[in-house]
Molecule: transfer RNA
Organism: marine sediment metagenome
């Protein structure tokens, strides 16, 4: 140095141009139970890694970047 793949919630992860951005777990309140654990209902939680750009519309498409990881002499 050159290729690739990967970054979305505290974790782990889905969303492959249009919908109010989602699930699980954890956390937080209540049911239940004498107590706990499990169980069940609800909640809080995101400037989608970072910038410009293409579009009527970008998490998503192009450019550069930045951070992890893999291949190659």
């Nucleotide at each position: 140095g050159c290729c690739c793949c990967a970054g979305u919630a505290g974790c782990u992860c889905a969303g492959u141009g249009g919908a109010u951005a989602g699930a699980g777990c954890a956390c937080c309140c209540g049911a239940u139970u004498c107590c706990u654990a499990a169980u069940c209902g609800g909640g809080c939680g995101g400037u989608c890694g970072g910038a410009c750009g293409u579009u009527c519309g970008a998490a998503u498409c192009g450019u550069c970047u930045c951070u992890g990881g893999g291949g190659u002499a």